[in-house]
RNA sequence: AUAGAGAAAAGGCAAAGUCGCUGAAAGGUGAUGACGCAAAGCUACGGGUCUAAAGCCGAAAGGCCAUGAUCGCCGGGUUACCGAC
Numbered sequence: 001a002u003a004g005a006g007a008a009a010a011g012g013c014a015a016a017g018u019c020g021c022u023g024a025a026a027g028g029u030g031a032u033g034a035c036g037c038a039a040a041g042c043u044a045c046g047g048g049u050c051u052a053a054a055g056c057c058g059a060a061a062g063g064c065c066a067u068g069a070u071c072g073c074c075g076g077g078u079u080a081c082c083g084a085c
Base pairs, nucleotide, nucleotide: 004085006082012037013036017032018031019030020029021028022027035072041078042077043076045075046074047073048070049069050068055064056063057062
């Protein structure tokens, strides 16, 4: 230095809920709040999952469908603090 793993220390992020804004919705975002997290930092590349405006089908009820979303669903890629093993 790298890799695996994660004692200690310094810190970091922030679930659900509530309020505001935004969106057709899923969701996102700001504040509050901490369930938890060694990548719970970033990235929609692969898979999964969620939504269905528009479009298509249908007499109707409804059904199909991401170009939408989710990285705190899993994997990949990429960046990174500490120094017991």